[in-house]
Context: one part of a larger RNA
RNA sequence: UGACGGGGGCCUGCACAAGCGGUGGAGCAUGUGGUUUAAUUCGAAGCAACGCGCAGAACCUUACCAGCGUUUGACAUCCUGAUCGCGGAUUAGAGAGAUCUUUUCCUUCAGUUCGGCUGGAUCAGUGACAGGUGCUGCAUGGCUGUCGUCAGCUCGUGUCGUGAGAUGUUGGGUUAAGUCCCGCAACGAGCGCAACCCUCGUCCUUAGUUGCCAUCAUUCAGUUGGGAACUCUAAGGAAACCGCCGGUGAUAAGCCGGAGGAAGGUGGGGAUGACGUCAAGUCCUCAUGGCCCUUACACGCUGGGCUACACACGUGCUACAAUGGCAACUACAGUGGGCAGCUAUCCCGCAAGGGUGCGCUAAUCUCCAAAAGUUGUCUCAGUUCGGAUUGUCCUCUGCAACUCGAGGGCAUGAAGGCGGAAUCGCUAGUAAUCGCGGAUCAGCAUGCCGCGGUGAAUACGUUCCCAGGCCUUGUACA
Numbered sequence: 001u002g003a004c005g006g007g008g009g010c011c012u013g014c015a016c017a018a019g020c021g022g023u024g025g026a027g028c029a030u031g032u033g034g035u036u037u038a039a040u041u042c043g044a045a046g047c048a049a050c051g052c053g054c055a056g057a058a059c060c061u062u063a064c065c066a067g068c069g070u071u072u073g074a075c076a077u078c079c080u081g082a083u084c085g086c087g088g089a090u091u092a093g094a095g096a097g098a099u100c101u102u103u104u105c106c107u108u109c110a111g112u113u114c115g116g117c118u119g120g121a122u123c124a125g126u127g128a129c130a131g132g133u134g135c136u137g138c139a140u141g142g143c144u145g146u147c148g149u150c151a152g153c154u155c156g157u158g159u160c161g162u163g164a165g166a167u168g169u170u171g172g173g174u175u176a177a178g179u180c181c182c183g184c185a186a187c188g189a190g191c192g193c194a195a196c197c198c199u200c201g202u203c204c205u206u207a208g209u210u211g212c213c214a215u216c217a218u219u220c221a222g223u224u225g226g227g228a229a230c231u232c233u234a235a236g237g238a239a240a241c242c243g244c245c246g247g248u249g250a251u252a253a254g255c256c257g258g259a260g261g262a263a264g265g266u267g268g269g270g271a272u273g274a275c276g277u278c279a280a281g282u283c284c285u286c287a288u289g290g291c292c293c294u295u296a297c298a299c300g301c302u303g304g305g306c307u308a309c310a311c312a313c314g315u316g317c318u319a320c321a322a323u324g325g326c327a328a329c330u331a332c333a334g335u336g337g338g339c340a341g342c343u344a345u346c347c348c349g350c351a352a353g354g355g356u357g358c359g360c361u362a363a364u365c366u367c368c369a370a371a372a373g374u375u376g377u378c379u380c381a382g383u384u385c386g387g388a389u390u391g392u393c394c395u396c397u398g399c400a401a402c403u404c405g406a407g408g409g410c411a412u413g414a415a416g417g418c419g420g421a422a423u424c425g426c427u428a429g430u431a432a433u434c435g436c437g438g439a440u441c442a443g444c445a446u447g448c449c450g451c452g453g454u455g456a457a458u459a460c461g462u463u464c465c466c467a468g469g470c471c472u473u474g475u476a477c478a
Stems, first nucleotide, its partner, number of pairs: 001478002003475003007472007015462002019426005026318008034309002042053002064304007073129001077128002079125006087106003092101003109119003131293002134291003140287002142282003145278001147276001152191006158167003171182003197270004202238007212227002216225002241264001244258005320419001324378006336367003341360002346355003385416001390411007432454007
């Protein structure tokens, strides 16, 4: 100087408390451990691994296993030789396919000094080389997690100290903040904080189609004429600064209350992550040193595996019901997506879906709501709760759903009576609850990333648990 303390002081945070809803019990989904296996590819490991890499394993992916094949190689550059082509369509045979053999047709490279001279393509050969998701993240770059959006981390000059170092950065107030004020052997400065950026909330101006409809006509319908007010769209502005008033404070910084205001003290949300810590993570995104393989640890293919199952854990979904289930009727969004696409309407089917095909490269057409509401029924039951499991018949995607996809109908109707110790999230348009969209994607979502609808309770307080900041103290630790 740090680090640590079941030392002290001050302070902060959904850290506790006050509340609301969960997890831990059940079934299923998913990831992991373990076990099994020819293989169940590899990585991730307290918080900060475990719906993580994977924004989607039937083939492919794929790195794993078995078998069948290739060896200058699937891919790049150079050298030698040969052919002027390559390429496309097509016939037949062998094969699991890769691959090998074969028939016919369409094409018939460019420049040129007319010399295979130059370029280009293909084949064959030779070796230099290619190739490696092989090892080392404890050789590395880059990227990322974490403490933590915590308020800290430093420097120049000066001063003090033999020196390591100290001072500044401590102290008195204050703040979300090393934020600001005052004081002070310090005076200044940098990286962080804040602001500048995006978005939501109010108003104004401009603009008025594909969007809008108050007034006037018109219609089944903003449908048509018309309108430019309103909504909305999207560009530019205005607006908030403790600015005003009162109190308080040291006359300061600020704090408390009030007015006005759409908004009030950082207005809500986002982007933004200081010096560093964990030899944290990643050599399987990529790049790369070293090491290793080179008829194989490389490459191609078929099939299998990553989907196994006495068990254990994490994360979720669905429930156990009456604030509910079922049936009928009926209303209201927003973000986004759409041409190998989204699909209206009508018809067929109990349904998944099929047929038809209007419109739309989209403020124009389309995907497109549910909870809520109204009425009826069920009456506390393992039930008209719950839907696992199984049987059977279908639908769709796709070369192909056996291993191993999703969906529908009928039948079946398991566990489950609100869950032990323990443990998680959340402070407002939040929790809870309801549906919708998108990426990936042929198909496949309870995951992920977004969107809107309905919409709470509680916070006395900081004694305690956890994490962190500043000052101080002890130390046999560095």
This is a predicted structure of a 478-nucleotide part of an RNA (small-subunit ribosomal RNA, 3' major domain) from Alteraurantiacibacter buctensis. The coordinates come from a structure-prediction model, not an experiment, and the mean pLDDT is 84. Its Rfam family is "Bacterial small subunit ribosomal RNA". Gene Ontology terms of the family: structural constituent of ribosome and ribosome.